[in-house]
Molecule: transfer RNA
Organism: Chloroflexota bacterium
RNA sequence: AGGGGUGUAGCUCAGUUGGGAGAGCAGCGGUCUCCAAAACCGCAGGUCGUGGGUUCGAGCCCUGCCACCCCUGCCA
Numbered sequence: 001a002g003g004g005g006u007g008u009a010g011c012u013c014a015g016u017u018g019g020g021a022g023a024g025c026a027g028c029g030g031u032c033u034c035c036a037a038a039a040c041c042g043c044a045g046g047u048c049g050u051g052g053g054u055u056c057g058a059g060c061c062c063u064g065c066c067a068c069c070c071c072u073g074c075c076a
Base pairs, nucleotide, nucleotide: 001072002071003070004069005068006067007066010025011024012023013022019056027043028042029041030040031039049065050064051063052062053061
């Protein structure tokens, strides 16, 4: 340099045909317990990497860029 992949909650990841943004773990509160753990109940937590476009409507489609991973290659 070229090609491919990934990017959604603190972490790991779902997200169906374009129309409700979610789960587990972690966190916080509660129940229980002598206390704690476990278990159970509840709560909170989001610039869907970023800019633009298409559309009545975008996590999802198109596109520039950014970050990370893989492959190929170049220079030294």